The RNA shown here (transfer RNA) has 74 nucleotides and comes from a Candidatus Saccharimonadota bacterium. Its mean pLDDT, the model's own confidence on a scale to 100, is 80. Its Rfam family is "tRNA". By type it is a transfer RNA. The sequence was found in a public genome assembly. The organism belongs to Candidatus Saccharimonadota, within Bacteria.
[in-house]
RNA sequence: GCCACCUUAGCUCAGCUGGCUAGAGCACCGCUUUCGUAAAGCGGGGGUCUGGGGUUCGAGUCCCCAAGGUGGCU
Repeated sequence: GCCACCUUAGCUCAGCUGGCUAGAGCACCGCUUUCGUAAAGCGGGGGUCUGGGGUUCGAGUCCCCAAGGUGGCU
C1' cells in the first nucleotide's frame, strides 16, 4: 500500500428478509432469606446502536465517507 471482517449497556454478545416500545447473560443497586456472610429467589437502574452524510413513510439493519480494532496479502 491492497483486501476481508468487526464496532449495540461497565464486560461478553443477540437483534432473522428495514416495521410497534432496542434485548440476554454476567456485573452493579435494592429487597426477601440468614445470628452474619456467601449462595438462592424477587425487583430495579443503566444504551440516541463508533462519528458524519444519504436512501426510505420508517434505518441498529441498506449505500457512501471517516475513525478505531482484528485477520490476510505484498